[in-house]
RNAcentral holds the sequence, with entries from ENA. Transfer RNA from a Candidatus Woesearchaeota archaeon, 71 nucleotides, folded computationally. Its mean pLDDT, the model's own confidence on a scale to 100, is 83.
RNA sequence: GCGCCAGUAGUCUAGCGGUAGGAUAGGAGCUUCCCAAGCUUCUGACCUGGGUUCGAGCCCCAGCUGGCGCA
Repeated sequence: GCGCCAGUAGUCUAGCGGUAGGAUAGGAGCUUCCCAAGCUUCUGACCUGGGUUCGAGCCCCAGCUGGCGCA
């Protein structure tokens, strides 16, 4: 330098163009003599910039980061 793959809450992960979901972590409450566990509830995310579309996490282009391969 070229090609391929990946990028979604603090962490892990789902989402084949139509309300971003789950787990875990964190806050509050219930329960308990206390802790843990359990139950309820709340908070928090689409790597960046453009494009296509009525509508983009999803499709296209460029870039950034990481991984693999070739030279």
It matches the Rfam family "tRNA".